[in-house]
Context: one part of a larger RNA
C1' cells in the first nucleotide's frame, strides 16, 4: 500500500526457455455487453406535490408522481467479448551468398619450464633492499644432442568477432546451433510477457576414477619485525588437468529485466547488400547510401547530481521481479534442497 521507486540512495531474479494468468495488428457480418426510445409489471400502506377536512395541528382524505428493477417492441453501433470469413504491415517458414575464439567430438602441431639420459666443462649456483634457508667435488650452475611428461596456446589480436548468461582463442577435420543481410515465394495474428515449473550456470569446493610439468591455499624452513601466525626468500600436500557425478552461488555488473512504437545530429569500427568512379581485373582500391552490430562526443528532453543521451536513465504501451530507515540479520526457527561444505525461502525481541 499509492497518481512513490528500482545505475550510483533501499531496490531488475546470474541467465533463457516456457504453462497458468495478463495482455494484443488491419477489416467484414453474426452475436451479447453498452446506450437512447416505446411499451407492460412494478399490490395496497409508505413516501413527494397540489388541493381539501378537522376553528390550526398532529393525522386523515382526493388526484397525480415516484418505486434506480425485471419482461416485451424498436433503433444506435464507437468500444469490450464470443463466433464465422478475409488481409499482410507483426510472427514463422522457404530460398541465396556471405561473416564468426558460438557448442560437442577426435587427429596433429608449438616454443618454453620440469626431469633423466649420453657428451663438453669447473667452482660455485640461487636469492634479496641487503641475507640466510636451499642446490653443489655422489661434479652443480652453464654449452650441446637425444629422450619422457604434463600444461599452455606467443606473433595475428583490433573499447575486433560470437554467444542467453556463466564464457569462447594453436592447426585440421567430423558432427551441430543461432543471428545479420538479401529475396518478397508460402502460412495467415500463429503474437508479448511469464506466477508456479524446468534447462544452463565462472571460480572455489564435495565423491569416485586417472593425471600430475609449472604454480601453489595449508604446511615446513630462512629472514624482517618490538612481535610477524603477514608482507619478502627456500621448499610443499590439497588444488589446478581429464572423465563420471554432485554443488547453484560471484562486484555473474552495463552495479541499468523483456518486447514493441516515437524522438536533432557528428564521427570510428565489424557483417550483408545496392549504387558510382578508378583498375595490376584480384573475393582488388576509393566514395556515397541502406541494414544489422559494436565504440565515442553530443542537441532537446530527463536527472539531487555524476551522468545519461535512436545500444536512453527521453516520451509512451504490455508484462513479470523486487523495495520502504540503520543495527539485530541474510541471522533464528520452520520448511525444500545438498554427501558435505551449504544454499533457497526468511522473521522477531531488543536497539538506534
Nucleotide at each position: 500500500u499509492u497518481g512513490g521507486g528500482c545505475c550510483u540512495a533501499a531496490a531488475g531474479c546470474a541467465u533463457c526457455c516456457g504453462u497458468a494468468g495478463c495482455u494484443u495488428g488491419c477489416u467484414a457480418g453474426a452475436u451479447a455487453g453498452u446506450c437512447c426510445u416505446c411499451u407492460g409489471u412494478u399490490a395496497a400502506a409508505u413516501c413527494c406535490a397540489c388541493c381539501g377536512a378537522u376553528u390550526c395541528a398532529a393525522u386523515c382524505g382526493u388526484u397525480g408522481g415516484a418505486u434506480u428493477g425485471c419482461g416485451g417492441g424498436g433503433g444506435a453501433u464507437a468500444c469490450u467479448g464470443u463466433u464465422u470469413g478475409g488481409c499482410u504491415a507483426g510472427g514463422g517458414g522457404a530460398c541465396g551468398g556471405g561473416a564468426g575464439a558460438g557448442g560437442u567430438c577426435g587427429a596433429c602441431g608449438g616454443u618454453a619450464u620440469u626431469u633423466c639420459c649420453g657428451g663438453g666443462g669447473u667452482a660455485g649456483g640461487g636469492g634479496u633492499g641487503a641475507a640466510a634457508u636451499c642446490c653443489u667435488a655422489u661434479a652443480a650452475u652453464c654449452c650441446c644432442g637425444g629422450g619422457a611428461g604434463g600444461a599452455c596456446c606467443a606473433c595475428c589480436a583490433g573499447u575486433g568477432g560470437c554467444g542467453a548468461a556463466g564464457g569462447c582463442u594453436g592447426u585440421c577435420g567430423a558432427c551441430u546451433a543461432g543471428a545479420a543481410c538479401g529475396c518478397g515465394c508460402c502460412c495467415g495474428a500463429c503474437g508479448g510477457u511469464g506466477a508456479g515449473g524446468g534447462a544452463u550456470g565462472a571460480a572455489a569446493g564435495c565423491u569416485g576414477g586417472g593425471g600430475g610439468a609449472g604454480c601453489g591455499a595449508a604446511c615446513c624452513g630462512g629472514a624482517u619485525u618490538a612481535g610477524a601466525u603477514a608482507c619478502c626468500c627456500g621448499g610443499g600436500u590439497a588444488g589446478u588437468c581429464c572423465c563420471a557425478g554432485c554443488u547453484g552461488u560471484a562486484a555473474a555488473c552495463g552495479a541499468u529485466g523483456c518486447a514493441g512504437g516515437c524522438u536533432a545530429g557528428g564521427u570510428g569500427u565489424u557483417u550483408g547488400g545496392g549504387c558510382g568512379g578508378c583498375c595490376a581485373c584480384g573475393a582488388g582500391c576509393c566514395g556515397c547510401c541502406c541494414u544489422a552490430g559494436u565504440g565515442c562526443c553530443g542537441c532537446a528532453g530527463g536527472g539531487a547530481a555524476g551522468c545519461u543521451g535512436u545500444u536512453a536513465a527521453g516520451c509512451c504501451u504490455g508484462c513479470c521481479g523486487c523495495c520502504u530507515g540503520g543495527g539485530g540479520a541474510g541471522u533464528a526457527c520452520g520448511g525444500c534442497c545438498g554427501c558435505a561444505a551449504g544454499g533457497c525461502u526468511g522473521a522477531a525481541a531488543c536497539u538506534u
Notes:
Small-subunit ribosomal RNA, central domain from a metagenome, 352 nucleotides, folded computationally. Its Rfam family is "Bacterial small subunit ribosomal RNA".